A computed fold for a 75-nucleotide RNA from a Desulfuromonadaceae bacterium, annotated as c-di-GMP-I riboswitch aptamer.
It matches the Rfam family "c-di-GMP-I riboswitch aptamer". From the family's description: GEMM was predicted in a large-scale screen for bacterial structured RNA regulatory elements.
RNA sequence: AUCCAAUAAUAACAAACCCGGAGCAAUCCGGGGACGCAAAGCCACGGGUCCUUCAUGGACAGCCGGGUUGCCGAA
Numbered sequence: 001a002u003c004c005a006a007u008a009a010u011a012a013c014a015a016a017c018c019c020g021g022a023g024c025a026a027u028c029c030g031g032g033g034a035c036g037c038a039a040a041g042c043c044a045c046g047g048g049u050c051c052u053u054c055a056u057g058g059a060c061a062g063c064c065g066g067g068u069u070g071c072c073g074a075a
Stems, first nucleotide, its partner, number of pairs: 013036001017032006035062001041068003045065003048060004052055001
């Protein structure tokens, strides 16, 4: 230096629920909140689930796989 990765610390994110807004809806955005999370950062490529205006349509990355970037560093 590279690969794998425990533990602890630092930092981050943020479920359910409530309020306001957008959307036909799934769902998303902002505020509060914290179930959790080593990628719970990002990407809709594959599978899957969900919605409907049923289309050359849309949603979910905190469903699984994959790609990519990343904090610490015991064995």